[in-house]
Context: one part of a larger RNA
């Protein structure tokens, strides 16, 4: 220089009470602003105790500060069903024998590994200061074992089918939702006549049945140079019954109905340390409308022609055949191990910093409206730390 610039988007604050040594910033309470395809919630990634309570303000917060992602000090993360492990493979790594090189080492085949992708099976309620599809309550499933009963040709690392797939465009049934009525309580209000307001009308999964719909033509007999060995399975070819409006099979939402004499519910009643407990408990129906969600891995078009393997289901070889196995019901107990807290478009992550900056995918209420666009708005969350 200078008590000078600044105090990090102009989204905004006032009031009253309380705490305290001190309140413009902390706490409660009423008004006021601003978000609202976000400035809400939920998840991945990453962070890794920041989480919840008590106690405290020297430093950290660009001001205080009684308050805090800050100090200290105690406590929280509960799974057969979410998620990993696990079981399968993609690109892609590694790679026994194998090729190459002087050699270090490079390719590379059986393998083995490797999600970002495919495989069994869970919902509603409640509850904790701090977790819940994990705990408790109700109602379910799934997966192999082992016992029983019934029936029976089983059996693989090998064949086969099957998982099993583009990308645009249409149309139809549905459902979440959402709006209006109705129905309950309470209010207001008063000439005993309804109006007007507020608040609530809510329940899954799972069964039971198998609808809108959608694709396949089915079925039987004989015959096989094919599927590296066999096959009764597939494929291929003949015949034949049947049908091409159907009958069979297989996909397949949704409603009904059960679950659910359950739960939850406005509101009331007691009690309170005002934090909340405990008890009770009304109505709980109908129509309109509606999706970008399902049916749909469907249908149609179209050329750029749009994963792989296991699980799964057929066959049969070696074997095995009073066993042993396989089907089908019933029962009984098992179901390990990791993760679960908080934040997660952000003052906890990537940026030195509480930084106008950066960051994948889901949910998406009401008015306006073609729209997820505009502007107001609920529900929730904020007023950006002078």
């Nucleotide at each position: 220089g200078a008590g000078u610039a600044a105090c990090g988007u102009u989204a905004a604050a006032g009031c009253g009470g309380g705490u305290g040594a001190a309140a413009a910033g902390c706490c409660c309470g009423c008004u006021c602003g601003c978000c609202g395809u976000a400035a809400g919630c939920c998840c991945a990634a990453g962070g890794c105790u920041u989480c919840c309570u008590a106690c405290g303000c020297a430093a950290c917060g660009u001001u205080c500060a009684u308050c805090g992602g800050c100090g200290u000090a105690g406590g929280g993360u509960u799974a057969g069903u979410c998620g990993g492990u696990c079981c399968c493979u993609a690109a892609g790594g590694c790679a026994a024998g194998g090729c190459u090189g002087a050699a270090a080492a490079g390719c590379g085949u059986a393998g083995u590994c490797g999600a970002u992708g495919g495989g069994a099976a869970a919902c509603a309620g409640g509850u904790u200061a701090a977790u819940a599809u994990u705990c408790c309550u109700g109602u379910a499933c799934u997966g192999a074992a082992u016992a029983c009963a019934a029936g029976u040709g089983c059996g693989a690392u090998g064949u086969g089918g099957g998982g099993a797939c583009g990308a645009a465009g249409a149309a139809a049934g549905u459902u979440a939702g959402g709006u209006c009525a109705g129905c309950g309580a309470c209010c207001u209000g008063u000439u005993g006549g309804a109006u007007g307001g507020u608040c609530g009308u809510u329940u899954a999964a799972g069964c039971u049945g198998g609808u809108a719909g959608g694709u396949g033509g089915a079925c039987u007999g004989c015959a096989u140079u094919g599927g590296c060995a066999a096959a009764u399975c597939c494929g291929u070819g003949c015949a034949g019954u049947u049908g091409c409006u159907a009958a069979c099979a297989c996909c397949g939402a949704g409603a009904c109905g059960u679950g659910a004499u359950g739960a939850c519910g406005a509101g009331g009643a007691u009690c309170u340390a005002c934090g909340g407990a405990u008890c009770u408990g009304a109505a709980g129906u109908g129509a309109c409308u509606g999706a970008u969600a399902c049916u749909c891995u469907g249908c149609u078009u179209c050329c750029a022609g749009g994963a792989a393997a296991a699980g799964c289901c057929a066959c049969u070889a070696a074997g095995c055949u009073u066993c042993a196995g396989c089907u089908u019901g019933u029962a009984u107990g098992c179901a390990a191990c990791c993760g679960u807290a908080c934040c997660g478009c952000a003052a906890a992550c990537c940026a030195a910093c509480a930084c106008u900056g950066g960051u994948g995918g889901g949910c998406a209420g009401g008015a306006u409206g073609a729209a997820a666009a505009u502007u107001c708005u609920a529900a929730g969350g904020c007023g950006c730390u002078u």
RNAcentral holds the full RNA, with entries from SILVA. Large-subunit ribosomal RNA, domain III from Spirostomum sp. Valltjaern, 386 nucleotides, folded computationally. Rfam family: Bacterial large subunit ribosomal RNA. Rfam links the family to the GO terms ribosome and structural constituent of ribosome. Taxonomically the source falls in Spirostomum (Eukaryota, Ciliophora, Heterotrichida, Spirostomidae).